[in-house]
Molecule: c-di-GMP-I riboswitch aptamer
Organism: soil metagenome
RNA sequence: AAACGGCAAACCCGGGGUGACUCGAGGACGCAAAGCCUACGGUCCACGGCGGUUCGAGCCGGGGAUAGCGGGGCUCCCGAA
Numbered sequence: 001a002a003a004c005g006g007c008a009a010a011c012c013c014g015g016g017g018u019g020a021c022u023c024g025a026g027g028a029c030g031c032a033a034a035g036c037c038u039a040c041g042g043u044c045c046a047c048g049g050c051g052g053u054u055c056g057a058g059c060c061g062g063g064g065a066u067a068g069c070g071g072g073g074c075u076c077c078c079g080a081a
Stems, first nucleotide, its partner, number of pairs: 006031002011026001013024004029068001035074004040070002042066004047061004
């Protein structure tokens, strides 16, 4: 390389959540770890505070979401030239 398989983005339907998002079914954009674990950095959300005439940007706080953004740990299928 090839093969047997695996997972499943957007979108749609249904359930949950204020929200980010998540779960189930359909669906495939992609993925050799898109297998498992981890919120360290990033991003996002609602709330509160500072700010301000008001709104907003920005900043801060604890809380939350994302592991298909990056990083880290563990494990793993096939395999020609």